[in-house]
RNA sequence: GAAGCUGGCUGGGCAGUCGCCGCGUGCCUCUGGCACGGGGAGGAAAGUCCGGGCUCCACAGAGCAGGAUGCCGGUUAACGACCGGAGGCCGUGAGGCCAUGGACAGUGAUACAGAGACUUAAACCGCCGAAGCGCUGCGCAAGCAGGGCUGGCAAGGGUGAAAAGGUGCGGUAAGAGCGCACCGCGGCCGGAGUGAUCCGCGCCGGCAGGGUAAACCCCAUGCGGAGCAAGACCAAAUAGGGGAGGAGGAGCGGCCCGCUCCGUUCGACUCCCGGGUAGGUUGCUAGAGCUUGGCAGCAAUGCCUUGCCCAGACGAAUGACCGCCGCCCUUCGGGGGCUGCUGAAAAAGGCCAAGGCCACCGGCUCCCUCA
Numbered sequence: 001g002a003a004g005c006u007g008g009c010u011g012g013g014c015a016g017u018c019g020c021c022g023c024g025u026g027c028c029u030c031u032g033g034c035a036c037g038g039g040g041a042g043g044a045a046a047g048u049c050c051g052g053g054c055u056c057c058a059c060a061g062a063g064c065a066g067g068a069u070g071c072c073g074g075u076u077a078a079c080g081a082c083c084g085g086a087g088g089c090c091g092u093g094a095g096g097c098c099a100u101g102g103a104c105a106g107u108g109a110u111a112c113a114g115a116g117a118c119u120u121a122a123a124c125c126g127c128c129g130a131a132g133c134g135c136u137g138c139g140c141a142a143g144c145a146g147g148g149c150u151g152g153c154a155a156g157g158g159u160g161a162a163a164a165g166g167u168g169c170g171g172u173a174a175g176a177g178c179g180c181a182c183c184g185c186g187g188c189c190g191g192a193g194u195g196a197u198c199c200g201c202g203c204c205g206g207c208a209g210g211g212u213a214a215a216c217c218c219c220a221u222g223c224g225g226a227g228c229a230a231g232a233c234c235a236a237a238u239a240g241g242g243g244a245g246g247a248g249g250a251g252c253g254g255c256c257c258g259c260u261c262c263g264u265u266c267g268a269c270u271c272c273c274g275g276g277u278a279g280g281u282u283g284c285u286a287g288a289g290c291u292u293g294g295c296a297g298c299a300a301u302g303c304c305u306u307g308c309c310c311a312g313a314c315g316a317a318u319g320a321c322c323g324c325c326g327c328c329c330u331u332c333g334g335g336g337g338c339u340g341c342u343g344a345a346a347a348a349g350g351c352c353a354a355g356g357c358c359a360c361c362g363g364c365u366c367c368c369u370c371a
Base pairs, nucleotide, nucleotide: 001367003365004364005363006362007361008360012325013324014323016321017320018319020040021039023037024036025035026034027033028032042341047351049350050349054227055226056225057224066223068221069220070219071085072084073083074082075081086100087098088097089096090095101218102217106216107215108212110210124157125156126153127152128151131150132149133148135146136145137144138143165183166182167181168180169179170178184207185205186204187203188202189200190199191198192197231282232281233280234279241273242272243271244270245269248262249261250260251259252258253257284315289308290307293304294303295302296301326338327337328336329335330334
């Protein structure tokens, strides 16, 4: 200099004015108004994928079904999240990716090619002619040579993603773990490690039988359901319901009294009780909270400590303008830009993913050049 890998930070700051929505205090002419004070979106508030707290409902125990998870250790309220490690694959490397129990329980599908595709398999081209039986030639014969059938082989070629481990020596008619050495594989033993697992010139076995389980399935672990519009409390009018009393009650006309209506079996009228609705309150924002510093730990994280209160809605507000500072760009005149994604609704932990961002800061790797 160039190409990369990886971790982190940030989402402008402070004031002012005018709007909008809540809150507090005070005043007034009080169904309201005014003044003052204070507060008012995010890193993802998003998707609602996962797991907890909380609420209500359900619940003897066990089993079935269903879907989830699946190497080891740790963190956590909990997790399918995170951290650290093991193993495998990819990359020259920094590093990245992995749902990574079981294919000796069983089942399924496995294209094309190929003779043969999972079974102690398969002979297309090949190799052999040992054993058995014919043939031909030579030979007096014993026999020799050639070729054939039955047959032997799994070396070499070929097909394929995959054809029963690899290299070498021996061996054989030719071959072959057929025998041996080394490598590989499986089991046992020993050592290291909490463990996954690793190591062994320790021993044994000639030795497994394609891959596929986010295919069915098997094994292990764990799972009751719905969700803050969950739920809880207070509680009108009207109409039902229950109980007690009850033969009268109500209206009109000034009264006597009369008339009308409702009742005395379907009970007018009076009183009491209870449930639901409208409405109101709560859940509802002081919390697994934010922040300062320290300690423990490789880390995730935990503990102690300092300071702080930071939206809470009618499930409806949260905007605009301007000044100063800061950062970036620039044609150095001043000018321009500070965007984008998006937007609370009970709260918090993760994941995924949108986007400013091909930016900035730190660590690291490979290559080239120079000293």

Bacterial RNase P class A from a Ferrovaceae bacterium, 371 nucleotides, folded computationally. NCBI's taxonomy places the organism under Bacteria, Pseudomonadota, Betaproteobacteria, Ferrovales, Ferrovaceae. The sequence was found by an Rfam model in a public genome assembly. The prediction has a mean pLDDT of 77.